Predicted 3D model of a 493-nucleotide part of an RNA (small-subunit ribosomal RNA, 5' domain) from a bacterium. The sequence was found in a public genome assembly.

Context: one part of a larger RNA
RNA sequence: GGGUGAACGCUGGCGGUGCGCCUAAUACAUGCAAGUCGAGCGAGAGCUAAGUAAAGUUUACUUUAUUUAGUAAAAGCGGCGGACGAGCGAGUAACACGUAAGCAUCUGCCCCGUACUCAGGGAUAACACAGUGAAAGCUGUGCUAAUACCGGAUGGUCCCGAAAGGGUAAAGAUUUAUCGGUACGGGAGGAGCUUGCGGCUUAUCAGUUAGUUGGUGGGGUAAAGGCCUACCAAGACUAUGACGAGUAGCUGGUGUGAGAGCAUGACCAGCCGCGAUGGAACUGAGACACGGUCCAUACUCCUACGGGAGGCAGCAGUAAGGAAUCUUCCGCAAUGGACGAAAGUCUGACGGAGCGACACCGCGUGGUGGAUGAAGGCCCAUGGGUCGUAAACACCUUUUCUAAGGGAAGAAGAUCUGACGGUACCUUAGGAAUAAGCCCCGGCUAAUUACGUGCCAGCAGCCGCGGUAAUACGUAAGGGGCAAGCGUUACCC
Numbered sequence: 001g002g003g004u005g006a007a008c009g010c011u012g013g014c015g016g017u018g019c020g021c022c023u024a025a026u027a028c029a030u031g032c033a034a035g036u037c038g039a040g041c042g043a044g045a046g047c048u049a050a051g052u053a054a055a056g057u058u059u060a061c062u063u064u065a066u067u068u069a070g071u072a073a074a075a076g077c078g079g080c081g082g083a084c085g086a087g088c089g090a091g092u093a094a095c096a097c098g099u100a101a102g103c104a105u106c107u108g109c110c111c112c113g114u115a116c117u118c119a120g121g122g123a124u125a126a127c128a129c130a131g132u133g134a135a136a137g138c139u140g141u142g143c144u145a146a147u148a149c150c151g152g153a154u155g156g157u158c159c160c161g162a163a164a165g166g167g168u169a170a171a172g173a174u175u176u177a178u179c180g181g182u183a184c185g186g187g188a189g190g191a192g193c194u195u196g197c198g199g200c201u202u203a204u205c206a207g208u209u210a211g212u213u214g215g216u217g218g219g220g221u222a223a224a225g226g227c228c229u230a231c232c233a234a235g236a237c238u239a240u241g242a243c244g245a246g247u248a249g250c251u252g253g254u255g256u257g258a259g260a261g262c263a264u265g266a267c268c269a270g271c272c273g274c275g276a277u278g279g280a281a282c283u284g285a286g287a288c289a290c291g292g293u294c295c296a297u298a299c300u301c302c303u304a305c306g307g308g309a310g311g312c313a314g315c316a317g318u319a320a321g322g323a324a325u326c327u328u329c330c331g332c333a334a335u336g337g338a339c340g341a342a343a344g345u346c347u348g349a350c351g352g353a354g355c356g357a358c359a360c361c362g363c364g365u366g367g368u369g370g371a372u373g374a375a376g377g378c379c380c381a382u383g384g385g386u387c388g389u390a391a392a393c394a395c396c397u398u399u400u401c402u403a404a405g406g407g408a409a410g411a412a413g414a415u416c417u418g419a420c421g422g423u424a425c426c427u428u429a430g431g432a433a434u435a436a437g438c439c440c441c442g443g444c445u446a447a448u449u450a451c452g453u454g455c456c457a458g459c460a461g462c463c464g465c466g467g468u469a470a471u472a473c474g475u476a477a478g479g480g481g482c483a484a485g486c487g488u489u490a491c492c493c
Base pairs, nucleotide, nucleotide: 001493002492003491004490006489007488008487009486010485013363014362015361016360017359018358019356020355021321026319027318028317030316031315032314035080036079037078040077041076046071047070048069049068050067051066052065053064054063055062056061057060087274088273089272097198098197099196100195101194102193103192105191106190107189110187111186112185113184114183115182116181117180118152120150121149127142128141129140130139131138132137158167159166160165172179173178200246201245202244207237208236209235212234213233214232215231216230217229218228219227249271250270251269252268253264254263255262256261276297277296278295279294280293299310300309301308302307327353329352330351331350335349336347337346338345339344366396367395368394369393376387377386378385379384401430402429403428404427405426406425410420437482438481439480440479441478442463443462444461448477449476450475451474452473458465459464
């Protein structure tokens, strides 16, 4: 000198664009953050209309019961999605990451191609009844449907097998336009696994290792493999630093620097890991699953004491910690996602608004004229000098500001559809009106005098100032620097 996710002090007019718990991966009240499909299925509260019957009466209305038609909530079975998106960085020194190469593999939805989509069966939830429990919930009996489940047929370019042979599939819906289902092959995208190379500190860590290293048989996986297991052999790694300890998510990048390098990894993007702590599997194309299940632990809450419920490192918000970090906001209008044939529903992703000078950028706080060099302050050799064209005053302008009027683009997609927002922007009117501070002035380092103080009070980044004329302390005037900021502190180059 440059930089920061900054903080603190004094000060503070506006706009745009970004950024905003770096600490306790501490604990969390409340609300919301993952649903959707009736064109898979059964059932259907309620409502509307019409009819019938009964009762009441004000004689054309009300109530009740029932039938038909329409609409349809909540719940249930089933499908797809809850493995994405969002958060955080605890752990991890590792094929975790980066880069380059590879294979013994899998892949829902999407795209392309080929073939098929035949005939049946038995249940079960919802529901009803009964029981039980404080609750969470649970149990029994009975009824019913399906694109739920099951076996049968057929079966090749599928699988096993040397062959013979054996095994293996499907589901329908409908408004008749279509949307689906099954098998196999290919693609795209995604995932899994392996390997070369690369990137921290420490030897005051020197030896480490028994599934350890390799082989054979077996098991297991989508898949190679000590991944697991039995047996056999005795190997394997290591001063080119094994093993241990400490620290740490990695990268694209970011800061600085002429570069080499050094430091760093907020925001944005890619990958990884995690979801109170530890462990486990189930389902599924995909998880060993943040808002799924089970077990254990700690903690919190409810309880009728028998037993239950919970997990903000989602968005807001609260407490705590801390020098320190925001609204319990609006909207699905756009983009994207899930589901759906679609209309659409859901979406704290996202789009926006709010708060914060936290950062960067831009603008303004007026312009021109104006000497009796006014008053006043300060200094003085008492002549004067300086603040100083500065002010007053005159004329002008209106960026900003206030008021009024008009008023978008962002909408794709002919109509309709905008949270932002009556916002941006435009026009008119008014009036210099609404808007300047902070630090410094001994040298480094741009900028000096007076008074006060008297090694006191104090200053200070280094050198050093202060003990009676202090350009170094305090105040004032003047001056210098930067400016809606200016200084200080911390950290990096």